[in-house]
Context: one part of a larger RNA
RNA sequence: GGACGAACGCUGGCGGCGUGCCUAACACAUGCAAGUCGAACGGGGUUACCCUUCGGGGCAACUUAGUGGCGAACGGGUGAGUAACGCGUGAGGAACCUGCCUUUCAGUGGGGGACAACAGUUGGAAACGACUGCUAAUACCGCAUAAUGUUGUCGGAUGGCAUCAUCUGGCAACCAAAGCUUUAUGUGCUGAAAGAUGGCCUCGCGUCUGAUUAGAUAGUUGGUGAGGUAACGGCUCACCAAGUCGACGAUCAGUAGCCGGACUGAGAGGUUGAACGGCCACAUUGGGACUGAGAUACGGCCCAGACUCCUACGGGAGGCAGCAGUGGGGAAUAUUGGGCAAUGGGGGAAACCCUGACCCAGCAACGCCGCGUGAAGGAAGAAGGCCUUCGGGUUGUAAACUUCUUUUAGCAGGGACGAAGGACGUGACGGUACCUGCAGAAAAAGCAACGGCUAACUACGUGCCAGCAGCCGCGGUAAUACGUAGGUUGCAAGCGUUGUCC
Numbered sequence: 001g002g003a004c005g006a007a008c009g010c011u012g013g014c015g016g017c018g019u020g021c022c023u024a025a026c027a028c029a030u031g032c033a034a035g036u037c038g039a040a041c042g043g044g045g046u047u048a049c050c051c052u053u054c055g056g057g058g059c060a061a062c063u064u065a066g067u068g069g070c071g072a073a074c075g076g077g078u079g080a081g082u083a084a085c086g087c088g089u090g091a092g093g094a095a096c097c098u099g100c101c102u103u104u105c106a107g108u109g110g111g112g113g114a115c116a117a118c119a120g121u122u123g124g125a126a127a128c129g130a131c132u133g134c135u136a137a138u139a140c141c142g143c144a145u146a147a148u149g150u151u152g153u154c155g156g157a158u159g160g161c162a163u164c165a166u167c168u169g170g171c172a173a174c175c176a177a178a179g180c181u182u183u184a185u186g187u188g189c190u191g192a193a194a195g196a197u198g199g200c201c202u203c204g205c206g207u208c209u210g211a212u213u214a215g216a217u218a219g220u221u222g223g224u225g226a227g228g229u230a231a232c233g234g235c236u237c238a239c240c241a242a243g244u245c246g247a248c249g250a251u252c253a254g255u256a257g258c259c260g261g262a263c264u265g266a267g268a269g270g271u272u273g274a275a276c277g278g279c280c281a282c283a284u285u286g287g288g289a290c291u292g293a294g295a296u297a298c299g300g301c302c303c304a305g306a307c308u309c310c311u312a313c314g315g316g317a318g319g320c321a322g323c324a325g326u327g328g329g330g331a332a333u334a335u336u337g338g339g340c341a342a343u344g345g346g347g348g349a350a351a352c353c354c355u356g357a358c359c360c361a362g363c364a365a366c367g368c369c370g371c372g373u374g375a376a377g378g379a380a381g382a383a384g385g386c387c388u389u390c391g392g393g394u395u396g397u398a399a400a401c402u403u404c405u406u407u408u409a410g411c412a413g414g415g416a417c418g419a420a421g422g423a424c425g426u427g428a429c430g431g432u433a434c435c436u437g438c439a440g441a442a443a444a445a446g447c448a449a450c451g452g453c454u455a456a457c458u459a460c461g462u463g464c465c466a467g468c469a470g471c472c473g474c475g476g477u478a479a480u481a482c483g484u485a486g487g488u489u490g491c492a493a494g495c496g497u498u499g500u501c502c
Stems, first nucleotide, its partner, number of pairs: 001502004006498005013371006019364002021329001026327003030324003035070003040067002043064005049058003077282003086207008096199002101195008109143001111141002118133006149174011179187002181184001208254003215245003220242008257279004261272004284305005307318004335361001337360003343357001344355004374404004384395004408443001410438005418429001446491005451472003457486005467474002
C1' cells in the first nucleotide's frame, strides 16, 4: 500500500447493486417450511332437479375422513465429524443398478379371498387402541398365455485383457398385466431391447503439522470354499498358510470439510475456502433396520441415553444445523413482513392446489459504485476571531451583496417493462422506476493529523505533573510532540482506531 462476512469511537443527505451469528453442532415459546390426485376406489356431507305405491328410488354439481397412486431420497440448512479414494484430476468397470422421460417390439385373457372407511360393543385422563359384522378398487393372491427375459444343459462362430465377451442354434424349467374417462391417433398397466439422466465400485497422481510419536497389524495379509450384495472384494463366515505395512515416515497425536475460486504479489509464491457453483458429511447423542427405483431417511419408524413438556401417576409427547423469532454466549450480525406475478419443483388429463425454494419488501454506511450539500460575479480586502515588531498580517472572494441554476430530498399530475403460450385473463414488488409541472439556496459535512519518518505552525495553559507515543522519542517555566484556540494539511458521507492476511 491492498484486502475484510469485520468490530469500536466521532459523524451521517440520497440512490443503485451486493452482503449480514465468523462465538454455543447451546437450549428453544409461537406460526409457517410437502403435499397432491374424485379421470384408481367404496362410503359420508351439502345443494338443486326428476320419479314415487310416500317406504323410497334416480341423476347432477361441489366437497371430503379413509383405502390406493405419485411425491416426500428433490429443494432448504449446517460444517460437528472426516487426513479419507473424502475431495481434485485422469483412467477403468469383460464386476454394476437406474422411478419419472424418449425410441422400438410384444401383450393387456379369466378368476378368488380379504382389510380400512362404515355400523355396533368396549378399554383409556390422554396419546391411542381392542373385539364383532359389512364393503370397493389401478390394493392383495392364484391360474392362463411366454420371449429377444432368467436359470440349467448340449453345440457352433468371432473376438479379447486372465476370469471371459459378443453373436447364434436346440432342449427343459420358471416368471406379467389394470383399469379409467370428457371415446381420443386418449391415458394408464405388463414383459423385453436400446437411449438419456442419476448413482455405485476400482485404480494412477496430488492433498496440513509433529520423530520430544519407530515400530504397527489376528479378519490382520493371502488362498480354497460358502454366504451376502445391484455388483467386485475378508464385505461376512469355515478351513489352510504366515503373511501385510513402515525413515520414500507406517502407527500414534494434533489440526482441518475438499474444490472451482477469493485476497495479495511484477511473477514465483504466500494466505484463505464468507457470499455464488460442484462434491462430501451431519440432522438432540449413540445404535438399528423397514419402505422404496433411490434413504440406512433434517420436518419417517424402533431401541438406548441426556434434556424439556403433559398426566387422572397407570402412561404419554418433543427435537429450528428450514424461514422468521426468543433466551444464552459474544466486540459483533436483520423482519415472528408480502406474494406465488416471474423462474423452478411436487401432484393432477386439466382447472388448479402446495412451495419461508424463489421473487420482493423491511432493518444495518457492513461493502462497492454514483450523486448532492450550490454556480458565476463580488475588495470598503467589512465586522468578528487569531497573531502582531502595534505598522500590520491572516481567516479571505471567504461572507454580505448581485445575477443564476434546482440535481437529490419535498409536493402535485401521468405512469410502465418485467406477461411468456392461438385468444382471454393473470404483477407481490408498486402508484415503485420513469416522465411532466411547482416552490425555494432552499433541507444536507464531518473526521483525523500538523517534531522526523509524513503533506501541514503559531499563541495560550501546564511544568518529568497532567498527558502523548507506530518507531525514534516528547513533557523538569518561552513544549511547532501534552491540553485548548486560531490557522493549515489530508480524506470525505465518511474519517480514524483495533484485529487478521499478503